[in-house]
This is a predicted structure of a 97-nucleotide RNA (SAM riboswitch aptamer (S box leader)). Of the family's consensus pairs, 96% are formed in the model. The sequence was found by an Rfam model in a public genome assembly.
RNA sequence: GUUUUAUCGAGAGUGGUGGUAGAGAAUUGGCUCAGCGACCCCACAGCAACCUAAAAUAUAAGGUGCUAACUCCAACCCUAACCGGGAAAGAUAAUUA
Numbered sequence: 001g002u003u004u005u006a007u008c009g010a011g012a013g014u015g016g017u018g019g020u021a022g023a024g025a026a027u028u029g030g031c032u033c034a035g036c037g038a039c040c041c042c043a044c045a046g047c048a049a050c051c052u053a054a055a056a057u058a059u060a061a062g063g064u065g066c067u068a069a070c071u072c073c074a075a076c077c078c079u080a081a082c083c084g085g086g087a088a089a090g091a092u093a094a095u096u097a
Stems, first nucleotide, its partner, number of pairs: 004094005013044004018040001022033003027075004045067003050063002071089001076086003
């Protein structure tokens, strides 16, 4: 990377004597973050409860994941439009040959 299923309005951040100019998945548009150092990396801390887990319940030691903004918003469909809903795409978990 492929298959299937589930979830995606909640929740949780500080430090560095690390690295540098872009970052928010991709395309377009918007908006936002960023030399008061973002994004990334490392350390520690935290959130959550998919697995662990067995009929049910519970806990959080372990395996993942996550810790700006709804998955940052829109694009396609429903509507004249707005709102709202759905789809697609994506992300995460377990699963599959």